[in-house]
Context: one part of a larger RNA
RNA sequence: CGCUUGCUAAGGAACUCGGCAAAUUAGCCCCGUAACUUAGGGAGAAGGGGUACCCCUGCUAGGUGAACCCGUACAGGGUAAGCCGAAGGGGGUGACAGUAAAUUGGCACUGGCGACUGUUUAUCAAAAACACAGGUCUCUGCAAACUUGUAAGAGGAAGUAUAGGGACUGAUGCCUGCCCGGUGCCGGAAGGUUAACGGGAGGGGUUAGCCGUAAGGCAAAGCUCCGAACCGAAGCCCCGGUAAACGGCGGCCGUAACUAUAACGGUCCUAAGGUAGCGAAAUUCCUUGUCGGGUAAGUUCCGACCUGCAUGAAUGGCAUCACGACUGGUGCACUGUCUCAGCAAGCGACUCA
Numbered sequence: 001c002g003c004u005u006g007c008u009a010a011g012g013a014a015c016u017c018g019g020c021a022a023a024u025u026a027g028c029c030c031c032g033u034a035a036c037u038u039a040g041g042g043a044g045a046a047g048g049g050g051u052a053c054c055c056c057u058g059c060u061a062g063g064u065g066a067a068c069c070c071g072u073a074c075a076g077g078g079u080a081a082g083c084c085g086a087a088g089g090g091g092g093u094g095a096c097a098g099u100a101a102a103u104u105g106g107c108a109c110u111g112g113c114g115a116c117u118g119u120u121u122a123u124c125a126a127a128a129a130c131a132c133a134g135g136u137c138u139c140u141g142c143a144a145a146c147u148u149g150u151a152a153g154a155g156g157a158a159g160u161a162u163a164g165g166g167a168c169u170g171a172u173g174c175c176u177g178c179c180c181g182g183u184g185c186c187g188g189a190a191g192g193u194u195a196a197c198g199g200g201a202g203g204g205g206u207u208a209g210c211c212g213u214a215a216g217g218c219a220a221a222g223c224u225c226c227g228a229a230c231c232g233a234a235g236c237c238c239c240g241g242u243a244a245a246c247g248g249c250g251g252c253c254g255u256a257a258c259u260a261u262a263a264c265g266g267u268c269c270u271a272a273g274g275u276a277g278c279g280a281a282a283u284u285c286c287u288u289g290u291c292g293g294g295u296a297a298g299u300u301c302c303g304a305c306c307u308g309c310a311u312g313a314a315u316g317g318c319a320u321c322a323c324g325a326c327u328g329g330u331g332c333a334c335u336g337u338c339u340c341a342g343c344a345a346g347c348g349a350c351u352c353a
Stems, first nucleotide, its partner, number of pairs: 001348008010339002014337001019334001027051005036041001038171001052093006062084003068078003106332007113324002118130002134169007146155003172319004177249003182246002184242005191237003198230001202226005209218003250268005277311001278308001289305005
């Protein structure tokens, strides 16, 4: 010097990103216990007091219950030995100290998020992530939908719409606004478009033959190659519906008897222009916004305001008791976290062998 421990004057978070770590608290009995609340909780809330041993009460209360007796009975009852044995009260004893060691909650106030108990990155993340009960939409009539397998088949299910599959949301309370133009899905079938097939106008190749002195030309049948019109389903176009489907939810100008602001008006665009709520927020760039609170001093925190760069309603909105090894702020208690270090123990390091 390092590690692991123990103690510490005065102060008591001044440490630090942050009370991280440590300390405090602690068992049992009694008293007592707030806001809020889904009336269950919150709650061991908080905050107090007691706690050892000896004697007496006390062969106490109470428990257990042999043997004997009654009884048909191993049911039940009577008498009752022995054993176990408080609580409370009174008196006393010695300690700094009686849950004397050990095991053994620190507490309170106030926000955010998630309702909760659960689950998760075996081996850097336990959470606000996942799940969840509850809610909604949608598919499925049973040889179900769906999944798996080439298939037979199997799961679904030895179930049957109060069932099963898929998707979203996520207890509970109050609610969930407007838009169907785009995309998706559902329905429709008149018209347009539209494949193979069918159809076969027409054309090409070949050559018996015919024409020609020849070169060459024409060319039936057959075979063969191409092939227009016409016919032709779903789909798409089209017409409707549907947002707890994917999604979306404006701009400019003017106006009131101070000023300011604009209930009001005008205009452009749109499918429709963001409703209720909430709001510098896990969302606010400017920003340490402004005001209030807390501090001597507060970029954090709490309460407001609204100018929402870029909130907003099951991609759920807002509120919320309880709960949380979650996360932010504050206080009390407590402490070597610190002012600022010191001492001690053990084991290392170090020296010698």
Predicted 3D model of a 353-nucleotide part of an RNA (large-subunit ribosomal RNA, domain IV) from a Nitrospiria bacterium.
The full RNA is in RNAcentral, with records from ENA.